[in-house]
Molecule: SAM riboswitch aptamer (S box leader)
Organism: Bacteroidota bacterium
RNA sequence: GUGUUAUAAAGAAAGGCAGAGGGAUUAGACCCGAUGAAGCCUUAGCAACCCUUUACUUUUAAAGAAGGUGCUAAAUUCUACCAAAUUGGAUAGAUAACAG
Repeated sequence: GUGUUAUAAAGAAAGGCAGAGGGAUUAGACCCGAUGAAGCCUUAGCAACCCUUUACUUUUAAAGAAGGUGCUAAAUUCUACCAAAUUGGAUAGAUAACAG
């Protein structure tokens, strides 16, 4: 990097370096940013998946821990595609597990 499956409206910060962007941008909005964006490092925190335990043994549910990834502004920021349209579905992206 490819494929499959699952999940996501909850949760969670500081310091240093750095110096203007960032929120997947293709488009439109809106928001964050010199009261310091992105990125890197350190520590801390949260708990989605893998993990452990119990119940069930088809399916799943609850609890635990923080080992491996992950995450720590706003619903995946909102909309775009379809429908019976404050909703549901699809597509796409993100994360995890598995596979060759």